RNA sequence: CCACGAGAACGGCAAACCCCGGGAAACCGGGAGACGCAAAGCCACGGGCCCUUUCAGCGAUCGUCGCUCCGCAAUGAGCAGCGACCGCACGAGACGGGUAGCCGGGCUACCGAA
Numbered sequence: 001c002c003a004c005g006a007g008a009a010c011g012g013c014a015a016a017c018c019c020c021g022g023g024a025a026a027c028c029g030g031g032a033g034a035c036g037c038a039a040a041g042c043c044a045c046g047g048g049c050c051c052u053u054u055c056a057g058c059g060a061u062c063g064u065c066g067c068u069c070c071g072c073a074a075u076g077a078g079c080a081g082c083g084a085c086c087g088c089a090c091g092a093g094a095c096g097g098g099u100a101g102c103c104g105g106g107c108u109a110c111c112g113a114a
Stems, first nucleotide, its partner, number of pairs: 004112002012037002018031005035101001041107003045104003048099004054092002057088003061084004066079004
């Protein structure tokens, strides 16, 4: 120096649950807490997985236009189309987002028994 990783040392990180905050969500930041971790330090480059402000569907409300009916008329009732907005839950989904504690890859790093 390259590998390797001990019932070694100094230390380090922190899953789940809970609280606060951010986000539409996956998830993230902080606190608290330890299941684990020798790169559980950093990077979404490849694969995987996750999410859905998007699409399609249904419904409510409002607006507009058309048709039908009642009526002298104003108007009222019904139906269909279009637009706006809100809600619902099934489906689809990335060139978007997330995950580095899913794997591979890249970069960097403490210690030193075999």